[in-house]
RNA sequence: UAACCAUCCAGAGCGACUGAGAGACCUGGCUCGUUGACGUCGCAGCAACCGUCCUUUAGCAGGAGCGGUGCUAAGGCCAGGACCGAUGGAGA
Numbered sequence: 001u002a003a004c005c006a007u008c009c010a011g012a013g014c015g016a017c018u019g020a021g022a023g024a025c026c027u028g029g030c031u032c033g034u035u036g037a038c039g040u041c042g043c044a045g046c047a048a049c050c051g052u053c054c055u056u057u058a059g060c061a062g063g064a065g066c067g068g069u070g071c072u073a074a075g076g077c078c079a080g081g082a083c084c085g086a087u088g089g090a091g092a
Base pairs, nucleotide, nucleotide: 001092004089005088006087007086008085013043014042015041016040017039021032022031023030025081026080027079028078029077044072045071046070049068050067051066052064053063054062055061076084
């Protein structure tokens, strides 16, 4: 990077730095933001996709949360759109 599989109405925030836009893209809304958003870093937390471990009625089961990711405003913010997007997995 392209194709494949699964998921996307649950859940979980503080501090420091920075300083003007941000919520993926287009249109229209709506919302967040100088009472500091977005982002980066630290710590904390949520969840349980993969590994690991435990249980087992042996299942496409249940649990732990140690490791690898992910996530922590609003349903992927909403409606419509498109070679939609994001995350994980197993390969090329």